This is a predicted structure of a 122-nucleotide RNA (c-di-GMP-I-GGC riboswitch aptamer) from Elusimicrobia bacterium HGW-Elusimicrobia-2. The sequence was found by an Rfam model in a public genome assembly. The coordinates come from a structure-prediction model, not an experiment, and the mean pLDDT is 79. Lineage of the source: Bacteria > Pseudomonadati > Elusimicrobiota. Rfam family: c-di-GMP-I-GGC riboswitch aptamer. Gene Ontology term of the family: cyclic-di-GMP binding.

RNA sequence: CUCGAUAAGGGCAAAUCCGUCGUGAGGCGGAGACGCAAAGCUACGGGACUGAUGUAAAUUAGUCAGCAUGGCCGCCGAAGGAAACAGCAUUGAUAAUUUAUCAGUCAGCCGGGUUACCGAAA
Numbered sequence: 001c002u003c004g005a006u007a008a009g010g011g012c013a014a015a016u017c018c019g020u021c022g023u024g025a026g027g028c029g030g031a032g033a034c035g036c037a038a039a040g041c042u043a044c045g046g047g048a049c050u051g052a053u054g055u056a057a058a059u060u061a062g063u064c065a066g067c068a069u070g071g072c073c074g075c076c077g078a079a080g081g082a083a084a085c086a087g088c089a090u091u092g093a094u095a096a097u098u099u100a101u102c103a104g105u106c107a108g109c110c111g112g113g114u115u116a117c118c119g120a121a122a
Stems, first nucleotide, its partner, number of pairs: 002122001003119002011036002016031006034108001040114003044111003047106005054101007061090001062094004066088002069086002072081002
């Protein structure tokens, strides 16, 4: 140095609950222990997650508005009307999804970087 013991002394603390901050992912404090030999630190690579109306684009006709082709109601002493159903359609709004981008979160997802306690065996 690698390594990691039924070793010693210690350390950290998942879920959950309470408080608090944040739009949110989540952070912090307390209780609590599933686990952890770096479960110390670091968002560098991958990944996951969030954005209250972040930004841009695309898709979907789900919703509201709009249109009025079919159909519906009325009309020949003539006149049109409505928009439940099917349809049209981004023209306007909204919603959902996807992609990109921007801003974030996660170190107990994996890898990288970096620092460190103890010392059996090998």